[in-house]
Notes: A computed fold for a 73-nucleotide RNA from Thermocrinis ruber, annotated as transfer RNA. The source organism's lineage runs through Bacteria, Pseudomonadati, Aquificia, Aquificales and Thermocrinis. Its mean pLDDT, the model's own confidence on a scale to 100, is 82. Its Rfam family is "tRNA". Rfam classes the family as a transfer RNA. RNAcentral records the identical sequence in 4 taxa.
């Protein structure tokens, strides 16, 4: 120097054929309990790594950069 996969919540991941961004754990509340754990109820959470572009509409598509990691040289 070529090339490839990833990047979404605090952590671990979903999200099709472009059409309301979710799960679980976490945290805060509460019920239960002599008290606690477990359970169960309610809630809390996001600039979809960052800029631009398509498009009626992007997490998804194009692209330029970045950070991880492969692989070829």
């Nucleotide at each position: 120097g070529g090339g490839g996969c990833a990047c979404u919540a605090g952590c671990u991941c979903a999200a099709c054929u472009g059409g309301c961004a979710g799960a679980g754990c976490g945290c805060g509340g509460g019920a239960c309990u002599c008290c606690a754990a477990a359970u169960c109820c309610c809630g809390c959470g996001g600039u979809u790594g960052g800029g631009g572009g398509u498009u009626c509409g992007a997490g998804u598509c194009c692209u330029c950069c970045g950070u991880g990691c492969c692989c070829c040289g």
It is recorded under the gene name tRNA-Trp-CCA-1-1.